Description
A computed fold for a 470-nucleotide part of an RNA from an uncultured bacterium, annotated as small-subunit ribosomal RNA, 3' major domain. The prediction has a mean pLDDT of 85.
Context: one part of a larger RNA
Parts: sequence; C1' cells; structure tokens
RNA sequence: UGACGGGGGCCCGCACAAGCGGAGGAACAUGUGGUUUAAUUCGAUGAUACGCGAGGAACCUUACCCGGGCUCGAACGGCGCAGGAAGAUGGUUGAAAGAUCAUUGCUAGCGAUAGUCUGCGUCGAGGUGCUGCAUGGUUGUCGUCAGCUCGUGCCGUGAGGUGUCGGCUUAAGUGCCAUAACGAGCGCAACCCCCGCCGUCGGUUACCAGCAAGUGAAGUUGGGGACUCCGACGGGACUGCCGCCGCAAGGUGCGAGGAGGGGGGGGAUGACGUCAAAUCAGCACGGCCCUUACGUCCGGGGCUACACACGUGUUACAAUGGGCGGUACAGAGGGAAGCCACGCGGCGACGCGGCGCGGAUCCCUUAAAGCCGCCCCCAGUUCGGAUCGGAGUCUGCAACCCGACUCCGUGAAGCCGGAUUCGCUAGUAAUCGCGCAUCAGCCAUGGCGCGGUGAAUACGUUCCCGGGCC
Repeated sequence: UGACGGGGGCCCGCACAAGCGGAGGAACAUGUGGUUUAAUUCGAUGAUACGCGAGGAACCUUACCCGGGCUCGAACGGCGCAGGAAGAUGGUUGAAAGAUCAUUGCUAGCGAUAGUCUGCGUCGAGGUGCUGCAUGGUUGUCGUCAGCUCGUGCCGUGAGGUGUCGGCUUAAGUGCCAUAACGAGCGCAACCCCCGCCGUCGGUUACCAGCAAGUGAAGUUGGGGACUCCGACGGGACUGCCGCCGCAAGGUGCGAGGAGGGGGGGGAUGACGUCAAAUCAGCACGGCCCUUACGUCCGGGGCUACACACGUGUUACAAUGGGCGGUACAGAGGGAAGCCACGCGGCGACGCGGCGCGGAUCCCUUAAAGCCGCCCCCAGUUCGGAUCGGAGUCUGCAACCCGACUCCGUGAAGCCGGAUUCGCUAGUAAUCGCGCAUCAGCCAUGGCGCGGUGAAUACGUUCCCGGGCC
C1' cells in the first nucleotide's frame, strides 16, 4: 500500500424476507460423468462446464475405428524434361476410390516461342498432430459494480500520502458545501436505436368520412387525401410551475397541467484490472513433431453404445380439467431449385392438377388460450401418454445400424414429489399460441424473436450470498 477478520460504522443488489410458479419423485428429450467399445473424435469442468462450441452427426459433415487405394499428393505457385491444345467415348476389374486397356481428337504464330493439359523430376506442399504455461485476436466473470488513474503543487528520509477524505445528496467519484490542494483523463450520465403522445411532409399495394356505382356479402369499382397505417423530419419532460423541508445540491406532495413525469419503459454501450480463466478445433502465429504418412481419397462402421450417476428441459399426475361441435381477435417474420390459393383423390400424413406472388398487392396464415353449447362425475378414469404390434406418407443415391410425420391397435410409470434448491418486482411472473435462423429431410421438447390473456407480494435489513465507501 493492499488483501483478509465468526472487528466496527454507513449503503446497495430478487441477497434475505413477503409472494407466485418451478426443479429434486415419474416417463421421455437432450448434454455430461462413468462404463463399454475396433472406434464410441476433440474441446468446455465451482460460481464463470454440463439443450455449451452444434444456428441441424443417416452418406457428406468427420477430425474417430476397420478395410481398400494414392503419392507432386484433394487444392495452389516456381523451374527443368517429355508428350499432347483442351478433351470425348468405350471395355476389364472393383464395394467405391483406384488400377488398367482400347478408339478418337490436336490452339495461336512465318518463326523463335507463348498459352493450356497430362506425365516424370525437383523447390515450395499438406497435418483438426503437441504446447491457450510462448502468442495475436476474440470471449466469459467480478459487474452497469462505481470505481481506476494522471499532471502540477503540498506533505513524508522513503515506500507512499494528499487530491479521491469529511457533512449532505444521488442509480452513480451524481452533484452541493467544506477543504493544501488546483485541474484533467478512462469510467457514470448524455449524444445512438426501439416503444409510448402530437405535428409537418409524402402517399400505393395501406385506408374509406362524405359523393357515385355495385353485391348473397365484400374498399369490390370510380373517386377521395379526412381517418387508420406506413416512414422521413420535427415537437414534447426540464423538478420548468405551485406548496412544504433544506445554505446549496436535492428531497417531498392521491399539487396543477400533460400521452408520459422526476432515470417514462426496453436495447446497444462493459473503466484500470482479476481468474498463467477459455479458445493452437473458427482464424492467425513462435517453437516442437509427422512426410509412400500423424498427409490424402474411398466403402463401411462409430460420434445414436448402457448396470449406473448428475445438469438442463418437455409432458403429466387432472374438473380453474379432458373430449366434441360452433364462433371471435394478433404481432413479428419468411417465400423462386421457393411460399403455394383453389379444385379433385385420400380418415390422415400426403398425392394429382393448378391460380397468384421476388410480394404493405399473392402465399405461408383457420393463431391458441378465450367465448357459446353438449358430454364426462373423481375413477389410474373419456386423466396421462411412454412402450410395443400392424399399415402407410415424405425427403433423400440410400432411412438396417440411425429420420420425421400419419392412421389403427396397445395402453406403462405417474395421485404433486425427502434433504435441498431455482426464477421472477409489471405488461413482469405465470399461461397461450405464432414465426425465423440452420436446413434435402430431421431426432427442435433446444436457440432467437413475436404478440394474446395477465397476477400476487415487498413489514423490513437481524440473518444467508455478492458488492461499494470509511
């Protein structure tokens, strides 16, 4: 000077408490440990690994294993030599890769030669081999916490201190006052984006008040520029006004006005640094190692194994529910090797035809919970849907290992879960559906978004955890 204390003071945070819903028990999905295996490729490991790298493992991917091949090599550059422009067709063998054989073809230029391909030789190749304890870059975390420093001055022999302390205040080293300090930088805040109110401008594919046409119905048509909406630019909120407290900063008020108050809500934004934190397998890169193989191509297998153990999830155990019928209302996205209206066939997945749309126009697209009616009557059930049998559909060269979906049958465990533990303070939790990326298809119950319905509770800071200042 720090760090630490079952030392003290002050203060924060879903940290506790208050409350709501979960996990821990069941079945399944997924990741991991372990075990197994020819291989079950590798990495991530308290918080900060474990639906993580994976935003798509049947082949490919693929890095692993077995087997069959190739070596100038799967791709690229230089040089030398030989042949031939390029190339095309076919045969044999083979699981393919590959090996081998036959036929055919032969650029430009007068020329030296040049271009390109193949073969041979050679210099570079190639390596997801090792080291994240050699590194760059990027990332997690403390932590969106309020801190971390500098110049000059002053103090101290010095390390260093002061400033940055103290009082008040703030979400904040935010500000005010005080002050041997005075200033400044990186952080905070603001500037940026989205949402909420209003205005101006612009209007088709959006909209429809008035006028006209038209229909079973319909902005369907003429038209309109009002409204909604779209999207560009502005306005608006600043404790500005009023009362009270305060020197001030500021605090406070079922105060006014206002769409909105005192940080309006959300995002982006992450200081000096910490963990020799993570990544040599995204990429780059030092060193080391392999070079007819630790490179590379192919066929098949594996990454999907299963006595077990853990994490994260999905579906349930039912009546605030389940089933059937009827009926209402979104937002945000995506679409050409695509989205597919509509018609027909099929119980259905889907198939056959086929309109429109590179899309505010057409399609995905009936949102679901909700509301109305009927049934079920507390039962392992009309709950629950695992598992298994059968028959199918689709993608794809190919669904045996190892795909999704449909239909019929089967109907398991499960009666609300021990110790313990997680999330959440408002349009939040809970609950309901919809979309997208990746993608041929999909093991998505994951991830990222979108809207619908929509709570309870916070006395308080003693205690647990993390953090800030003295």